[in-house]
């Protein structure tokens, strides 16, 4: 400097261009003599950033930022 891969929840990850979810962790029951585990619920998101495309973008184009890899 070149090509590549990624960025979504507090963490690891999904999402045919059509309702942004799981597991884990948080809180709160239910349970127990109690405590854990099971189990049940509730919360919690400017989809990295700005623009473009569509009746609609987390998804499809462009710029950028930023991580991790190869090559130089």
């Nucleotide at each position: 400097g070149g090509c590549g891969a990624g960025g979504u929840a507090g963490c690891u990850c999904a999402a045919c261009g059509g309702c942004a979810g799981a597991g884990c962790a948080a809180g709160g029951g239910c349970a127990u003599c109690a405590u854990a585990a099971u189990c049940c619920c509730u919360a919690g998101g400017u989809u990295g950033u700005g623009g473009g495309u569509u009746c609609a973008a987390a998804u499809c184009c462009c710029a950028c930022c930023u991580u991790c890899g190869c090559c130089a």